[in-house]
RNA sequence: CAAGUAAGUUGGACAGCCGCGGGGGCAGGCCGAAAGGCCGCCCAUGAGGAAAGUCCGGGCUCCACAGGGCAAGGAUAACGGGUAACGCCCGCCGAAGGCGACUUCAGGAAAAGUGCAACAGAGAUAUACCGCCUCGUCCCGGUCUGUCCCUAAGACCGAGUUUUGGGGACAGGAGAUGCAGCGAAUGUCGCUUGCACCGACGAGGUAAGGGUGGAAAGGCGGAGAUAAGCGCCCGCCCGAUGACUGGGAACUGCUCAUCGCUGUAAACUCUAUCCGGAGCAACACCGUGGUAACGCAACAGGUCGGCCCGACCGCGUUUAGGAGGUGGCUGGAACGCAUUGGCAACGAUGCGUCUAGAUAGAUGGCUGUCUUAAAUGACAGAACCCGGCUUAUAGGCUUACUUGUACC
RNA sequence: GGUGUCAUAGCCAAGUGGUAAGGCAAGGGACUGCAACUCCCUGACUCCCCAGUUCAAAUCUGGGUGACACCUCCA
Numbered sequence: 001c002a003a004g005u006a007a008g009u010u011g012g013a014c015a016g017c018c019g020c021g022g023g024g025g026c027a028g029g030c031c032g033a034a035a036g037g038c039c040g041c042c043c044a045u046g047a048g049g050a051a052a053g054u055c056c057g058g059g060c061u062c063c064a065c066a067g068g069g070c071a072a073g074g075a076u077a078a079c080g081g082g083u084a085a086c087g088c089c090c091g092c093c094g095a096a097g098g099c100g101a102c103u104u105c106a107g108g109a110a111a112a113g114u115g116c117a118a119c120a121g122a123g124a125u126a127u128a129c130c131g132c133c134u135c136g137u138c139c140c141g142g143u144c145u146g147u148c149c150c151u152a153a154g155a156c157c158g159a160g161u162u163u164u165g166g167g168g169a170c171a172g173g174a175g176a177u178g179c180a181g182c183g184a185a186u187g188u189c190g191c192u193u194g195c196a197c198c199g200a201c202g203a204g205g206u207a208a209g210g211g212u213g214g215a216a217a218g219g220c221g222g223a224g225a226u227a228a229g230c231g232c233c234c235g236c237c238c239g240a241u242g243a244c245u246g247g248g249a250a251c252u253g254c255u256c257a258u259c260g261c262u263g264u265a266a267a268c269u270c271u272a273u274c275c276g277g278a279g280c281a282a283c284a285c286c287g288u289g290g291u292a293a294c295g296c297a298a299c300a301g302g303u304c305g306g307c308c309c310g311a312c313c314g315c316g317u318u319u320a321g322g323a324g325g326u327g328g329c330u331g332g333a334a335c336g337c338a339u340u341g342g343c344a345a346c347g348a349u350g351c352g353u354c355u356a357g358a359u360a361g362a363u364g365g366c367u368g369u370c371u372u373a374a375a376u377g378a379c380a381g382a383a384c385c386c387g388g389c390u391u392a393u394a395g396g397c398u399u400a401c402u403u404g405u406a407c408c
Numbered sequence: 409g410g411u412g413u414c415a416u417a418g419c420c421a422a423g424u425g426g427u428a429a430g431g432c433a434a435g436g437g438a439c440u441g442c443a444a445c446u447c448c449c450u451g452a453c454u455c456c457c458c459a460g461u462u463c464a465a466a467u468c469u470g471g472g473u474g475a476c477a478c479c480u481c482c483a
Base pairs, nucleotide, nucleotide: 001404002403003402004401005400006399007398008397009396010395012370013369014368015367016366017365018364020046021045023043024042025041026040028039029038030037031036048379052390053389055388056387057386058385059384060279061278062277063276073275074274075273076272077271079091080090081089082088093107094105095104096103097102108270109269113268114267115264116263117262129210130209131206132205133204134203135202136201137200138199141198142197143196144172145171146170147169148168149167150166151165152164153163154162155161156160178195179194180193181191182190183189218237219236220235221234222233238260239259240258241257242256243255244253246251283327284326285325286324288483289482292318293317294316295315296314301313302312303311304310334353335352336351337350338349339348340347341346409479410478411477412476413475414474415473418432419431420430426463434450435449436448437447438446456472457471458470459469460468
């Protein structure tokens, strides 16, 4: 310098003018009997890192509940620590990825049980389809034809040719490419004979080979044994469990022993731990009219009705919910600085600071100066509060580290 | 402000791990002198989007986007 990795930080500052919200003050003005209300002036103050999503955990409030347990439902899941608590954070272990800095992981149990594994494939959690081997049955199946090479003996004077016997190779064919015996029988030939081989069928053994699949009974190599085969055995490697070693633990390995077990629990399930429900439109108080209940007075009047009866219209007290008002409401597991314990998350001590609280909902507009590459221009607007997570976010800055290149 | 439900073709929709039924509409063909009716054929490269679990995801899990409903009880 280039390319990256991780962590943190910032998201303009100051001044003037006009305006808005809530707070404090005033010997100010107006209204009111007063309490007080409205207006005016002055003072200081007024959105975020996510205020968002409402995904977790708490505070707070009401409802339920003597206390405890079981069941149902839900959540979490290696180990140790932090915290008020957490599904969050830190450290560490294991696995996967990356040359590396480093990143990601819903990371308990599949040997408690159940379910599922489409298509393909003989066979999907156990299998014999092809292949290999053994045994049995069937000769009213077969063991053939051709070409070439080598070799022995004989014939012709020789080269060479030819005959016979033996051996081998190749081609056709699905395959075997026979041996012995008997017949007057050496050969050719024949045979209701025996054995062997090939073929067909049946029974069994075998998981080495074939091909399918995400997955096929640990992987590679080898010898013996076997009817043929197989971790049946041997060497190396992989994995599981137990012992031992190291570690506080998860876990680990130069060791030893036993074993070779499909995958899936973000399927049911099992194990361990935790959870009562609802949410500030919660909830508490005040409370006008109307409604409802009870009581009193009157026996007149009015309304309904042609009339009677009847109902309602009066006054007082009381109940519940709602409209409206007040509280809940912001000083808090708060923030900043320093010292200190801890690898860290985080904790302890001391000093200092006060920092929105609306309820149809304020936080805005204009101008100037400065910093800046730019600031008119990112995402975005509190609604009871707090700790996290997730999601959105223009651009700027800082620190640590990795890889490559160049120079010293 | 709080609480819940849903998203599959132009429309209505089934499907809850094994490669997406059905109806209406649309397009093409047959029938007809021309139409209607009727019959035959056709369509989802992405099941709202992005990740993950799994051999395999519309389906299960997490995050995002959008739509709808409710928070009752007179003025």
Predicted 3D model of RNase P RNA and transfer RNA as a complex of 483 nucleotides. It holds a member of the Rfam family "Bacterial RNase P class A". The family is grouped with related families in Rfam's "RNaseP clan". The family's RNA type in Rfam is ribozyme. Rfam's curators write: Ribonuclease P (RNase P) is a ubiquitous endoribonuclease, found in archaea, bacteria and eukarya as well as chloroplasts and mitochondria. Model confidence (mean pLDDT): 75 of 100.